RNA sequence: UUCUUAUCAAGAGAAGUGGAGGGACUGGCCCUUUGAAGCUUCAGCAACAGGUUCAUGACACUGUGCUAAUUCCAGUAGCAAACGCUAGAAGAUAAGGA
Numbered sequence: 001u002u003c004u005u006a007u008c009a010a011g012a013g014a015a016g017u018g019g020a021g022g023g024a025c026u027g028g029c030c031c032u033u034u035g036a037a038g039c040u041u042c043a044g045c046a047a048c049a050g051g052u053u054c055a056u057g058a059c060a061c062u063g064u065g066c067u068a069a070u071u072c073c074a075g076u077a078g079c080a081a082a083c084g085c086u087a088g089a090a091g092a093u094a095a096g097g098a
Base pairs, nucleotide, nucleotide: 001098002097003096004095005094006093007092008091013042014041015040016039017038021031022030023029025075026074027073028072043067044066045065047064048063049062050061051059052058053057071090076087077086078085079084
C1' cells in the first nucleotide's frame, strides 16, 4: 500500500512549547489569538486483540486506538407531500492475510 471481517448514537483533557490554522476530501456548518495544527509531559477513556479472572462482567497489565460537535451534517440509491427513514459509498480503528 492493498484484501477480508467487525465496529463507528456510549466514553474520556490539563500543563509546557508553538504561533495560524483545524474539523480526511467537496459543500455546509462549526472550532480557533479567551491561542489552531504539530511536538513534549502527565492524566483520562475502554473500541479491538492479548493477559488476569468462574464470568457474556470486571481490571487498564501488554500491543494498538481514542479524549469539541453522531464518523459534526450531507455528498450515492430507494422510499416519503415534507420533516425525515433505510441501505450504501467514502473515511477511521482493530484483528487477520497478501